[in-house]
Predicted 3D model of a 71-nucleotide RNA (transfer RNA) from a Candidatus Wildermuthbacteria bacterium. The sequence is in RNAcentral, with records from ENA. The coordinates come from a structure-prediction model, not an experiment, and the mean pLDDT is 82. Its Rfam family is "tRNA". Its family is annotated with triplet codon-amino acid adaptor activity in the Gene Ontology. The family's RNA type in Rfam is transfer RNA.
RNA sequence: CGGGGUGUAGUAUACCGGCAGUACGCACGCUUCGGGUGCGUGAAGACGGAGUUCAAUUCUCCGCACCCCGA
Numbered sequence: 001c002g003g004g005g006u007g008u009a010g011u012a013u014a015c016c017g018g019c020a021g022u023a024c025g026c027a028c029g030c031u032u033c034g035g036g037u038g039c040g041u042g043a044a045g046a047c048g049g050a051g052u053u054c055a056a057u058u059c060u061c062c063g064c065a066c067c068c069c070g071a
Stems, first nucleotide, its partner, number of pairs: 001070007010024004018054001026042005047063005
């Protein structure tokens, strides 16, 4: 320098045009003499920008970060 891929709660991941869910973690409550376990409730997220569309996390383009291949 060229090509390809991946970016989603704190972490790991699902969904892939219309509702963003799951597990662990976190907070609170119940349970306990206390902790843990268990149960319940809750907070927390689509890499940035533009375009297409009635509607974009999803499709297109340009960036950014990371990974892989080639030179």
RNAcentral records the identical sequence in 2 taxa.